[in-house]
RNA sequence: CCUGAAAAAUGCCACUUCGACCGAAAGGCGGAGGCGCAAAGAUCCCGAUCUAACAGAUGCUACUUUUCUUAUGAUGGCGGGAUUGCCAGG
Numbered sequence: 001c002c003u004g005a006a007a008a009a010u011g012c013c014a015c016u017u018c019g020a021c022c023g024a025a026a027g028g029c030g031g032a033g034g035c036g037c038a039a040a041g042a043u044c045c046c047g048a049u050c051u052a053a054c055a056g057a058u059g060c061u062a063c064u065u066u067u068c069u070u071a072u073g074a075u076g077g078c079g080g081g082a083u084u085g086c087c088a089g090g
Stems, first nucleotide, its partner, number of pairs: 001090004011037002015033005021028002035077001041083001043081001045080003048075003055069003
């Protein structure tokens, strides 16, 4: 540097559930169980996706608020990049 996950050690945590937690939401955090993953380690650099608070446009003039645009928010278990790393073989 490449290949691989058979074993061992380690890591992550899908999904469910609990929470008098955070958040406008998406989602996050913590506990329990664990589907899976060789980077399903950490990181928003590039794309992609999700949400739409703020802002803008539109509609309505009362039935107390429709619809659209938009990340500065979110997703690393969506893809790529860079980066760190266990074991085995070459």

RNAcentral holds the sequence, with entries from Ribocentre. The RNA shown here (c-di-GMP-I riboswitch aptamer) has 90 nucleotides. Of the family's consensus pairs, 95% are formed in the model. Its Rfam family is "c-di-GMP-I riboswitch aptamer". Rfam describes the family as follows. GEMM was predicted in a large-scale screen for bacterial structured RNA regulatory elements.